[in-house]
Molecule: c-di-GMP-I riboswitch aptamer
Organism: Malonomonas rubra DSM 5091
RNA sequence: AUCCCGAAAAGCCAAACCCUCUGAGAGGGGGGCACGGAAAGCUACGGGGCUUUUAUUUAAGAAGGCCGGGCUGCCGAA
Numbered sequence: 001a002u003c004c005c006g007a008a009a010a011g012c013c014a015a016a017c018c019c020u021c022u023g024a025g026a027g028g029g030g031g032g033c034a035c036g037g038a039a040a041g042c043u044a045c046g047g048g049g050c051u052u053u054u055a056u057u058u059a060a061g062a063a064g065g066c067c068g069g070g071c072u073g074c075c076g077a078a
């Protein structure tokens, strides 16, 4: 230094809910809050679910805090 791993420390993010704006909708933005998270940072590639359309298929969309994969990153005890 790298990989695994996750004690400590410094920090970080932020569920649900409330207020507000926005979208056809799932949802998204801002503020408060704090369920939780070692990547709860990015990525829609695969699986699963969601919204709109369709008789069904299809198509489009959202979602990374469902699972898996890819990329990048803080610290360094056992």
Base pairs, nucleotide, nucleotide: 005076006075012037013036017032018031019030020029021028022027035065041071042070043069045068046067047066050061051060052059